[in-house]
RNA sequence: GAAUGGAUUGAGAGUUUGAUCCUGGCUCAGGACGAACGCUGGCGGCGUGCCUAAUACAUGCAAGUCGAGCGGACUCCUUCGGGAGUGAGCGGCGGACGGGUGAGGAACACGUGGGCAAUCUGCCCAUUGGACUGGAAUAACGCCUGGAAACGGGUGCUAAGGCCAGAUAGACACAGAAGAGGCCUCUCUUGUGUGGGAAAGAUGCUCCGGCAUCGCCAGUGGAGGAGCCCGCGGCGCAUUAGCUGGUUGGCGGGGUAACGGCCCACCAAGGCGACGAUGCGUAGCCGACCUGAGAGGGUGAACGGCCACACUGGGACUGAGACACGGCCCAGACUCCUACGGGAGGCAGCAGUAGGGAAUCUUCCGCAAUGGGCGCAAGCCUGACGGAGCAACGCCGCGUAAGCGAAGAAGGCCUUCGGGUUGUAAAGCUUAGUCACUCGGGAAGAGCGGGUGGGAGAGGGAAUGCUCCCACCGAGACGGUACCGGGAGAGGAAGCCCCGGCAAACUACGUGCCAGCAGCCGCGGUAAUACGUAGGGGGCAAGCGUUGUCCGGAAUCACUGGGCGUAAAGGGUGCGUAGGCGGUGUUGUGGGUCUGAGGUGAAAGGUCGGGGCUCAACCCUGAGAAUGCCUUGGAAACUGCAAGACUUGAGUGCUGGAGAGGCAAGGGGAAUUCCACGUGUAGCGGUGAAAUGCGUAGAGAUGUGGAGGAAUACCAGUGGCGAAGGCGCCUUGCUGGACAGUGACUGACGCUGAGGCACGAAAGCGUGGGGAGCAAACAGGAUUAGAUACCCUGGUAGUCCACGCCGUAAACGAUGAGUGCUAGGUGUUGGGGGGUACCACCCUCAGUGCCGAAGGAAACCCAAUAAGCACUCCGCCUGGGGAGUACGGUCGCAAGACUGAAACUCAAAGGAAUUGACGGGGGCCCGCACAAGCAGUGGAGCAUGUGGUUUAAUUCGAAGCAACGCGAAGAACCUUACCAGGGCUUGACAUCCCCCGGACGGGUGUAGAGAUACACCGUCCCUUCGGGGCCGGGGAGACAGGUGGUGCAUGGUUGUCGUCAGCUCGUGUCGUGAGAUGUUGGGUUAAGUCCCGCAACGAGCGCAACCCUUGAUCGGUGUUACCAGCGCGUCAGGGCGGGGACUCACCGGUGACUGCCGUCGUAAGACGGAGGAAGGCGGGGAUGACGUCAAAUCAUCAUGCCCCUUAUGUCCUGGGCGACACACGUGCUACAAUGGGCGGCACAACGGGACGCGAGAGAGCAAUCUGGAGCCAACCCCUGAAAACCGCUCGUAGUUCGGAUUGCAGGCUGCAACUCGCCUGCAUGAAGCCGGAAUUGCUAGUAAUCGCGGAUCAGCAUGCCGCGGUGAAUCCGUUCCCGGGCCUUGUACACACCGCCCGUCACACCACGAGAGUCGACAACACCCGAAGUCGGUGGGGUAACCCGCAAGGGGGCCAGCCGCCGAAGGUGGGGCCGAUGAUUGGGGUGAAGUCGUAACAAGGUAGCCGUAUCGGAAGGUGCGGCUGGAUCACCUCCUUU
Repeated sequence: GAAUGGAUUGAGAGUUUGAUCCUGGCUCAGGACGAACGCUGGCGGCGUGCCUAAUACAUGCAAGUCGAGCGGACUCCUUCGGGAGUGAGCGGCGGACGGGUGAGGAACACGUGGGCAAUCUGCCCAUUGGACUGGAAUAACGCCUGGAAACGGGUGCUAAGGCCAGAUAGACACAGAAGAGGCCUCUCUUGUGUGGGAAAGAUGCUCCGGCAUCGCCAGUGGAGGAGCCCGCGGCGCAUUAGCUGGUUGGCGGGGUAACGGCCCACCAAGGCGACGAUGCGUAGCCGACCUGAGAGGGUGAACGGCCACACUGGGACUGAGACACGGCCCAGACUCCUACGGGAGGCAGCAGUAGGGAAUCUUCCGCAAUGGGCGCAAGCCUGACGGAGCAACGCCGCGUAAGCGAAGAAGGCCUUCGGGUUGUAAAGCUUAGUCACUCGGGAAGAGCGGGUGGGAGAGGGAAUGCUCCCACCGAGACGGUACCGGGAGAGGAAGCCCCGGCAAACUACGUGCCAGCAGCCGCGGUAAUACGUAGGGGGCAAGCGUUGUCCGGAAUCACUGGGCGUAAAGGGUGCGUAGGCGGUGUUGUGGGUCUGAGGUGAAAGGUCGGGGCUCAACCCUGAGAAUGCCUUGGAAACUGCAAGACUUGAGUGCUGGAGAGGCAAGGGGAAUUCCACGUGUAGCGGUGAAAUGCGUAGAGAUGUGGAGGAAUACCAGUGGCGAAGGCGCCUUGCUGGACAGUGACUGACGCUGAGGCACGAAAGCGUGGGGAGCAAACAGGAUUAGAUACCCUGGUAGUCCACGCCGUAAACGAUGAGUGCUAGGUGUUGGGGGGUACCACCCUCAGUGCCGAAGGAAACCCAAUAAGCACUCCGCCUGGGGAGUACGGUCGCAAGACUGAAACUCAAAGGAAUUGACGGGGGCCCGCACAAGCAGUGGAGCAUGUGGUUUAAUUCGAAGCAACGCGAAGAACCUUACCAGGGCUUGACAUCCCCCGGACGGGUGUAGAGAUACACCGUCCCUUCGGGGCCGGGGAGACAGGUGGUGCAUGGUUGUCGUCAGCUCGUGUCGUGAGAUGUUGGGUUAAGUCCCGCAACGAGCGCAACCCUUGAUCGGUGUUACCAGCGCGUCAGGGCGGGGACUCACCGGUGACUGCCGUCGUAAGACGGAGGAAGGCGGGGAUGACGUCAAAUCAUCAUGCCCCUUAUGUCCUGGGCGACACACGUGCUACAAUGGGCGGCACAACGGGACGCGAGAGAGCAAUCUGGAGCCAACCCCUGAAAACCGCUCGUAGUUCGGAUUGCAGGCUGCAACUCGCCUGCAUGAAGCCGGAAUUGCUAGUAAUCGCGGAUCAGCAUGCCGCGGUGAAUCCGUUCCCGGGCCUUGUACACACCGCCCGUCACACCACGAGAGUCGACAACACCCGAAGUCGGUGGGGUAACCCGCAAGGGGGCCAGCCGCCGAAGGUGGGGCCGAUGAUUGGGGUGAAGUCGUAACAAGGUAGCCGUAUCGGAAGGUGCGGCUGGAUCACCUCCUUU
């Protein structure tokens, strides 16, 4: 490259989070079914139909047949010769097939492939030979007789193809000879000898010789069937690890068709097992079936092959074949009959019944077909089979109509009221006629064989025989079925599930965490596409759903095809057995491997082609496939095996140095404690602060001397050594390992390593020592709500030594061992080489760190010391909890260790990283945040708001900051929403209609509390004269009305963080992704303000600026404001003329920008200075980013939905919102001399005024009144500002302070001041002498203090909103409190720390363990008893055939009986194992919520965790050792960046 053949094939989704990636489980979509259940149901074809109780069975049927084997009986016919038939018996064949079932069995039972030289085989086929001579019985039957029956007994007769003896034979057996062959046994052939077993007839015909057919005997071969043996293959549990006495083998025998320990005697001591024996559990196996891309997984209905069983257990007989489903014997259970003596039975055959169960059919027809038994045949029998019946149980096919038809009908549903949808759907018109119905016609399945008739052929040959041909006759359960034709008419025929996502299909109403749904996630608490109903829609369709089971998806047990640093998972470490794996040449072999051929792999099924039922399902036919096993030929690369060789793997030798490697002995110094003595005096000690404790009996301190135990400062180092645990003063002895160099030796000696063995921190245990310090437990003191803790003072085990146990740790690098390979850089330890100046430097081996490339990884990170690329071996994992628990076993003195489940329960549990939030984490920085100050609040009285209480009502809302002098910028009525009472019902208010009336309205009167009612007075406008407008009254209904509910259905508005400096976007880049970057960093700022740097570059909303105001100045204008100069005038006064300078007002400019100078800085900027009215944002205001708080408001308004409708609407009178033991908030006034009182006297600003402000004047002590000028206001008025200042007085006093409270008298507003207004005068004169814990405001024209104005308003502020006057103190500073911004860190939080979360206790429910025991199942063992029966012995009893004998009789053989071995069931006994149950008990799980604490997550407030010990209500605490999976700070070392 070509040809040929084969194959036609792989989808995911939901759910852990605020979000992400990963891990991981759960769940779904698919297919299938011997199904069942719910709703529904027209027809046909083909299939299928007790999966449960191998439970029990009534009734009928399922195996008989042969008269051509035999005797005889009976019935019928008869031509009397005989013929036809029925049935019991003897006899033959068949009842070992067919049919059923799946209990048992884990086995050569099955599958597959072989073997039998170790076998049998009736009927059938082929073939060879034969069938001779005799004999004795017996059933039927007769007679007698037993029994209820079943069933017999005795005696007498009789036949055969029944039975027996003999003859013959080439079978067979044995002995021995020769030859040949073969595979360990042996086999074959040919002689010889010995032993030795045969038989049956029947029918038809006959020319009587016999012929034919069917049988009979012996042999050989075949076919088919059966038996035995072997290799390989296919279940679970190791919490079953050891099993075995005929056991394993041998010799000899028995037995069988046959091998064999199958059985027996004797001998030996074997046999099996981790490649899973034994035990227990479960199970019929296969072809195949279901699923799957496949590999696999599951199943073993129907059909086919094999096995096993037939009420349960045992046994044999007969036979070719059985240990026999519809045979026998025995035992047992059960049922039935019985005359009680004894008998009978076995549906897991077909129907059928009961029972069980979620559940599975007719007590049908027929032998017509196919097949079987018997027979010469006809034929008989056949619940095998062929058919029909029942069942939507399954598959397949068909139908329930088709076309036209818009006024888009009616009705339904929805609606934004316009309409939309149901919907061409219906109606209507037209058409076809399937299925069903009815009428008629009407098959194939029938070929054989048989009968009748005719004909042909073979042999030497006849036909009545055999073989064949033709014609005719007769035979159909299904069934008058399939099919065909005629007929009528849309006429008789549609349901079920679903519609939140997965997943295709949406609205309304009802319901209101209820009722309910649910496969998972999850829906339902008043607007539910998720519940129920309806309309609509989607899907499938005579079905549709549900449930159950299996495979798939699930790569979720991973061979194909997974993993183990942190998600589950590396054994604590080493040595090493079995096993697995293994370096480089060569030769041989050919087990594995590859390849050719042959055999087999049954059929059916599946695939492909073709064909038959109208199609299909179904059926037929052909081909191919059947991955396997066996035999055989070949190949020799790889692997195995054998031989022989090699040196690089491995080891040895030699040389050298390093080291806390191990064990033992000895020695040293520092320190703690104790003891003695000296000096010395009042404290010491301890803590956050204290106390317990020690001390005047002399402590502590200090000096000297001594005792004793433990540990070894500095050196010391991500230094060293060791397999790990671990090892640290010095010396000596003994000893292990590694490394470097050398290249002498061995020659693959290697790697790993299930079991096994050894080592193995701390704690702990045993025995004996020792005991200084430390220190579980314990005690005391503190702390605290408590404090079984943290802190303190003491203190025992223990810590130390010796010997023996234990065997576990976060035994960690959370990383098994080994080998090779794969960029670098830089430290350090030990050694070697080169080089040099015994620097430096270069190379290299072995260790030990860091950074980093490729690569890997979910990410974090790893990266020659791999977590990279590969190979080998071991260990381990498979969702979380339950649980490393229970039970069992092994080990241990114990503590406990190792091994190690299940029920139940959850929809997650997890890893890494991200963004936030949070931290009793860190850094930086702000803010009247603290600090520094000033004045307050909290105490008093009063005002006001709130809570609470009260009430008929005290209307409602607001609730930490951010509710509480808030809504309310003003409750006597009104307001007003509340209460009581009295009224109205189309309404107090809007629109529409009808009638009546007149305008409306107002006034007066009466009744009434008033609303209201009645009466009187009075009467409108336009007009085309019809009427209309307007208003009132009456009426009907649509509707009005609601301060009724929901602010958690909403709009709008508002508060707050916060005037904080932040919040985002586009593009790009990085990351799998969430996301990051930008926005971080270094500076700077009030500021994300600006600058610099930078994988970012830009932009938006915020900041700032633009706006208003205030501060300076200029210009313009100049009345009502102003008045310098000029003039007039007055007691006085800008009063007047005038002026436009000034003040002021208004309008518009200028001015400030770090611009200038200096210093610092790269810059931004900062500091200082000058100038300037003002200086670094000049002061103040307006302005409030993305968002947060389900923040506030349905009672401002608007508004969805719900609710009320003679009331939850509306009107009126009165009351209440004003209550009062109390509590809180916000204020006012004070407590006095910086003051009070009195007198005098000075200076504002903002504002307001016609239903108004109200001057001068007058009255009154005053509030106020009389009166009214002026003013629509830079004009007049409110309007005398007050504090201040100048005098006088008071003298520390509850006062000449303070003013509450109360009395009296007045004033004002208003219809009306009782409840319930304000003001005035006189009188009264309370508490209060500066305020506990605590707490508020304020950084400059601020605080404090003083007065003034305004809104609301008839009247009513101590409140609120403004205005000006006087006018301070302090800020070192950022440690701390509060709030905030940025960066970073930890996190188990994300409803975000007001988070999360642990354990005891209490209650309810659930499953499980233990438990004195109790009950039951199963298998085995020992012994007892021992049926049937085989076998053996005996056989005195019995006995036709043969022998002897004339006979009688005897013998032989056989049988009964008896004895023995074995032997089922049964009994006894002690154990084993499994299950059920059990008072009580133990922990566990779940539950709306409860109790106690707060252990963990942040440094979780004592870092946490692991092992161990101990203590404690509980989480837990403490001791010892270990780990980092600890935050933070500092230091050291190393590395990196600028």